Transfer RNA from a Myxococcales bacterium, 75 nucleotides, folded computationally.
Its Rfam family is "tRNA". By type it is a transfer RNA.
Lineage of the source: Bacteria > Pseudomonadati > Myxococcota > Myxococcia > Myxococcales.
């Protein structure tokens, strides 16, 4: 150069046209003398950008970016 595969909440991952979710971490608050453990709650999203398709895109299409895997060439 080809090619394939991944980008989603702080982490870790599902979800693959029809209300953006989960563990864990973070906040309160109950609990205890206090800490952990355990129980309710509550916050946290540019779904990598950028364009197309559509009534409707995270999810289907094209293109760049980034990571990773594979091949081929050169030396």
């Nucleotide at each position: 150069g080809g090619g394939c595969g991944c980008a989603u909440a702080g982490c870790u991952c599902a979800g693959c046209g029809g209300u953006g979710g989960a563990g864990c971490a973070u906040c309160g608050g109950c609990u205890u003398u206090a800490c952990a453990a355990g129980c309710c709650g509550g916050g946290g999203g540019u779904c990598a950008c950028a364009g197309g398709u559509u009534c409707a895109a995270a999810u289907c299409c094209u293109g760049u970016u980034g990571c990773g895997c594979c091949u081929a060439c050169c030396a």